Context: one part of a larger RNA
Molecule: large-subunit ribosomal RNA, domain II
Organism: Bacilli bacterium
RNA sequence: GCCGGCGAGUUAUUGUGGCAUGCGAGGUUAAGCUGUAGAAGUGGAGCCGUAGGGAAACCGAGUCUGAAUAGGGCGCAUAGUAUGUCACAAUAGACCCGAAACGGGAUGAUCUAGUUAUGAGCAGGUUGAAGGUAGAGUAACAUCUAUUGGAGGACCGAACCCACUUUCGUUGAAACGACAGGGGAUGACUCGUGACUAGUGGUGAAAUUCCAAUCGAAUUCCGUGAUAGCUGGUUCUCGUCGAUAUAAUUAUAAGAUUAGCGUUAGAUAAUGAUUGCAUGGAGGUAAAGCUCUGACUGACUGAUGGCGCCACCUCGGCGUACUGAUUUCAAUUAAACUCUGAAUGCCAUGUAAUUUAUUCUAGCAGUUAGACUGUGGGGGAUAAGCUUCAUAGUCGUGAGGGAAAGAGCCCAGAUCGUUAGCUAAGGUCCCUAAAUUACACUAAGUGGAAAAGGAUGUUGGAGGUCUCAGACACCAAGGAUGUUGGCUUAGAAGCAGCCAUCGUUUAAAGAGUGCGUAACAGCUCACUUGUCGAGAUUUCCUGCGCCAAAGAUUCAACGGGGCUAAGUGUAAUACCGAAGCUACGGGAUAAAUAUAAUUAAUUUUAUAGAUAUCGGUAGACGAGCGUUGUGUACCGGGAUGAAGGUAAAUCGUGAGGAUUACUGGACUGUACACAAGUGAGAAUGCCGGC
Numbered sequence: 001g002c003c004g005g006c007g008a009g010u011u012a013u014u015g016u017g018g019c020a021u022g023c024g025a026g027g028u029u030a031a032g033c034u035g036u037a038g039a040a041g042u043g044g045a046g047c048c049g050u051a052g053g054g055a056a057a058c059c060g061a062g063u064c065u066g067a068a069u070a071g072g073g074c075g076c077a078u079a080g081u082a083u084g085u086c087a088c089a090a091u092a093g094a095c096c097c098g099a100a101a102c103g104g105g106a107u108g109a110u111c112u113a114g115u116u117a118u119g120a121g122c123a124g125g126u127u128g129a130a131g132g133u134a135g136a137g138u139a140a141c142a143u144c145u146a147u148u149g150g151a152g153g154a155c156c157g158a159a160c161c162c163a164c165u166u167u168c169g170u171u172g173a174a175a176c177g178a179c180a181g182g183g184g185a186u187g188a189c190u191c192g193u194g195a196c197u198a199g200u201g202g203u204g205a206a207a208u209u210c211c212a213a214u215c216g217a218a219u220u221c222c223g224u225g226a227u228a229g230c231u232g233g234u235u236c237u238c239g240u241c242g243a244u245a246u247a248a249u250u251a252u253a254a255g256a257u258u259a260g261c262g263u264u265a266g267a268u269a270a271u272g273a274u275u276g277c278a279u280g281g282a283g284g285u286a287a288a289g290c291u292c293u294g295a296c297u298g299a300c301u302g303a304u305g306g307c308g309c310c311a312c313c314u315c316g317g318c319g320u321a322c323u324g325a326u327u328u329c330a331a332u333u334a335a336a337c338u339c340u341g342a343a344u345g346c347c348a349u350g351u352a353a354u355u356u357a358u359u360c361u362a363g364c365a366g367u368u369a370g371a372c373u374g375u376g377g378g379g380g381a382u383a384a385g386c387u388u389c390a391u392a393g394u395c396g397u398g399a400g401g402g403a404a405a406g407a408g409c410c411c412a413g414a415u416c417g418u419u420a421g422c423u424a425a426g427g428u429c430c431c432u433a434a435a436u437u438a439c440a441c442u443a444a445g446u447g448g449a450a451a452a453g454g455a456u457g458u459u460g461g462a463g464g465u466c467u468c469a470g471a472c473a474c475c476a477a478g479g480a481u482g483u484u485g486g487c488u489u490a491g492a493a494g495c496a497g498c499c500a501u502c503g504u505u506u507a508a509a510g511a512g513u514g515c516g517u518a519a520c521a522g523c524u525c526a527c528u529u530g531u532c533g534a535g536a537u538u539u540c541c542u543g544c545g546c547c548a549a550a551g552a553u554u555c556a557a558c559g560g561g562g563c564u565a566a567g568u569g570u571a572a573u574a575c576c577g578a579a580g581c582u583a584c585g586g587g588a589u590a591a592a593u594a595u596a597a598u599u600a601a602u603u604u605u606a607u608a609g610a611u612a613u614c615g616g617u618a619g620a621c622g623a624g625c626g627u628u629g630u631g632u633a634c635c636g637g638g639a640u641g642a643a644g645g646u647a648a649a650u651c652g653u654g655a656g657g658a659u660u661a662c663u664g665g666a667c668u669g670u671a672c673a674c675a676a677g678u679g680a681g682a683a684u685g686c687c688g689g690c
Stems, first nucleotide, its partner, number of pairs: 001690006011092013026048003032042003052059002062074004095233002098230001102223006113197009122187001124156003127152001131148006160184003164181002167178002199215001201211002208217001236624006246259005260367002262364006272355010287340001288338002293334003297330003305322001306320005370395010400411003415586004420582003426576003429561003435573001437571005447563001453547002457544002460541007475530004480504003485499003510525001514523002587614004593608005625679001627676008636668002644663005650657002
């Protein structure tokens, strides 16, 4: 891992409600006793109800409060009770499994820590303390030399003890090891044997270390099914309806209580909802505005202050390209501004249409982590698949079609069947069902990612100017003169700079557009003529394109092929396209009504059935299937073969039920009731097999 078996809302008591039954102002027994372990009888103690109010005394259809005969509170005009059953709750382990912990009693120092008693062990080599002796030396000591001596948590290094490093080992040879190095190795050394210290404890050269592979409190049994607002699991079928992720409170925030939203039963009016029309309301948003409150710009005014001058004993006077109050004018602006002010939405009344959706009582819930999208806001950075409100939708609990693929986008809400039809969104060259339609635009593969900004890309439109008295562009020619204007300057001659910018000759030519020179020179332009011969130039609006445009595994920013339309815009007609709609057939739920039987009764039952409905998680409710056992009946079945097993083209909407064949070899079914150890795929489930 697979297969098989086992595996989770039970039982008792009490309560509340529904249903059933008995009796009913009453209902009912409990223990006990009798009895055939039964049924039944007996048993009236007790319990509930029939009267309440008050703390109570107490009073009583009233009573309490109160001074009250007031007012107010709770009552009174009756229906209960017993049993059974179902649902739920409470108390119990209370649907099942699961802690870490806590407490009590025991068992442990054969491991290890410390202690204690008694024993044992330490190759070999080295160093050479004190002391002694002899000599020297001293007044005597001291001191020195030699020798002897054999000290030391001394040195080197085996046994022995340890564990610093690498490597190997890592389902190991080993639940801590191996090889090689390493440290201690006469000591606070190592080891044997016996004994002592015990868990709220011991022991500790101290690491929360060790106390039998267990240690921030050992192990074991018991309390014990501790508790778990937490995680996981919770077993057959079909049918009807169908949520929530919000509010308030919470030692509360992953929990709970109440409300909201669901469901079932009963009752209840014509209420409720939606839409249209009519009428009447409340309101201060969007927009707008500047009257108020603030913000904010300019102009006029120019207080106050500064500065300068005059004066100076003081008061002051004059000026000011400083400051800038106030008033006025003009312009702007606001979530916490408003002289104004919508649309929607909301409330109410009337009316019409559609709908049965309303409300109340009782039982039972689940939900209180929501998500995204559009719109209106707050927070954030007018960031976030961000966060927080409001509002609508979808998902959640929703399948189907589209968006290549996709919870939340677009279309559309799946009762079942059909190799029938029509459509939605979206599509119609091929993959791939359906158009190779029309007229324009685009040339960028734009389409098939992006801004400021840039550009004789190109479409359409509206102007301006010049133009056969010849425009625009090329080409040919001229482009002069006073004059090198004046000033400045070393120089300044059109062209460093400043000032002025006239006159003349002309078809035209600036006291000069740019290059150039030291300054001139030179080239060029404006301007003019000739040549040519018809449009040229400029501004704005607009459609589609271009550049801007750099990323990490080739293409990788159309789903692909590929496309110049099969791109974009406009227009039209076909077609395709879904579980939508239609057609035909079947089923279920609710049910007006009809028929038949029945009843005191539109009371109940059966059959038919207009019409409506049938997506669904949590959840509520209804109807069933099957398993084991019990009772009654079939005096059921069975060696002429039970249960069980294997197989099959059978029946039923399903859980499931038959039949036949083979196998098997002794039990077992059907109908109606009853009772449950009653249904497995999941629980890192338990046990077994492989």